Predicted 3D model of a 95-nucleotide RNA (SAM riboswitch aptamer (S box leader)) from an Actinomycetes bacterium. Of the family's consensus pairs, 83% are formed in the model. It matches the Rfam family "SAM riboswitch aptamer (S box leader)". About the family: The SAM riboswitch is found upstream of a number of genes which code for proteins involved in methionine or cysteine biosynthesis in Gram-positive bacteria. The coordinates come from a structure-prediction model, not an experiment, and the mean pLDDT is 82. Taxonomically the source falls in Actinomycetes (Bacteria, Bacillati, Actinomycetota).
[in-house]
């Protein structure tokens, strides 16, 4: 990085360093010195995966609920709106 599958109208902070840009891209619209981006600390939220307990059935990579630990994610705005649909993000599996 490329493929596949899922999912993206919920949800979630405070401090400390920094000091102008962020909000994938364009076009719009916004957030921001009442401090943006990035780094540290602690915090928190639940998607998917491990794990485990219940149910159902079509026994399957099913399908609904619950729950603790780890693994990643994530913590303005319907993925903020419209395009572009080999357009992003995020996870899992190949490779």
């Nucleotide at each position: 990085a490329c493929a596949u599958c899922a999912u993206c109208c919920a949800g979630a902070g405070c401090g400390g360093c920094a000091g102008a840009g962020g909000g994938a891209c364009g076009g719009g619209c916004c957030c921001u010195g009442u401090g943006a981006a990035g780094c540290c600390g602690c915090g928190g939220c639940a998607a998917c995966c491990u794990u485990c307990c219940c149910a159902c059935c079509u026994u399957g990579u099913g399908u609904g609920g619950g729950g603790u630990c780890g693994g990643u994610g994530c913590c303005a705005a319907c993925g903020c709106c419209c395009g572009g649909u080999u357009c992003g993000a995020u996870g899992a599996c190949g490779c």